[in-house]
RNA sequence: CACUCAUCGAGAGCCGCAGAGGGUAACGGCCCAAUGAAGCGGCGGCAACCCCCGGAGCCCCGGGACGGUGCCAAUUCCGUCAGAGCAUUCUCUGGCAGAUGAGCG
Numbered sequence: 001c002a003c004u005c006a007u008c009g010a011g012a013g014c015c016g017c018a019g020a021g022g023g024u025a026a027c028g029g030c031c032c033a034a035u036g037a038a039g040c041g042g043c044g045g046c047a048a049c050c051c052c053c054g055g056a057g058c059c060c061c062g063g064g065a066c067g068g069u070g071c072c073a074a075u076u077c078c079g080u081c082a083g084a085g086c087a088u089u090c091u092c093u094g095g096c097a098g099a100u101g102a103g104c105g
Stems, first nucleotide, its partner, number of pairs: 001105001003103006013043005021032003026080004044072003049068002051064005076097001081094005
């Protein structure tokens, strides 16, 4: 980096350094930010994909959390494509894209 599969409306923050930006990219919207953004470090936490135990049997159910990842504003913040709906504004479904994990080359 490519491919495959699963999940994405829940959950979980403080401190220090730093200093203006940030919410993946673009555009539009909306929002966060000097009562301090990004980033880095420390500690804490959430969850339970891998993992461990038991059951059932290979779709799964219950429990655990030392270890490997991940995550800790807003649905993946919302929309960009298509379709449906007594719907110009609205709602829903799917797709695209993306993120995370596991596997594989």
The RNA shown here (SAM riboswitch aptamer (S box leader)) has 105 nucleotides and comes from an Anaerolineae bacterium. Taxonomically the source falls in Anaerolineae (Bacteria, Bacillati, Chloroflexota). Its Rfam family is "SAM riboswitch aptamer (S box leader)". From the family's description: The SAM riboswitch is found upstream of a number of genes which code for proteins involved in methionine or cysteine biosynthesis in Gram-positive bacteria. The sequence was found by an Rfam model in a public genome assembly.